A computed fold for an 89-nucleotide RNA, annotated as Glycine riboswitch aptamer. It was read from a public genome assembly, where an Rfam model found it. Of the family's consensus pairs, 90% are formed in the model.
RNA sequence: GGAUAGCGCUCCGGAGAAGUCCAUCUAUUGGGUGCCGAAGGUGCAAGGCGAAAGCCAAAUCUCUCAGGCAAAAGGACGGAGUACCGUUU
Repeated sequence: GGAUAGCGCUCCGGAGAAGUCCAUCUAUUGGGUGCCGAAGGUGCAAGGCGAAAGCCAAAUCUCUCAGGCAAAAGGACGGAGUACCGUUU
C1' cells in the first nucleotide's frame, strides 16, 4: 500500500397509517374512536447446552408497551466518505 470484520461520525436516498371526533378556544393542549409498523422494546424457528425442568437463540416475521398516522422532525435499511480498533495479504 491492497482487501476486509466491528463500531462511531458526516452527506445522500428512505415506507406505512384520520389534516378523524369531542372538549378547550389557539396550547402543535387533553381525551375518545379507528388505524400503521421501519427508532427502542416483547415473543420464537432451525440449531446449541442440559439427566430433566429448563436455558441460549435471527429477521423488514410477531405483539403494538413505547412511538407514529399533513409538512417538518424522526426513521429500520441501503449507498458514498471518514475516524478508531482488529484480521489478512

Model confidence (mean pLDDT): 77 of 100.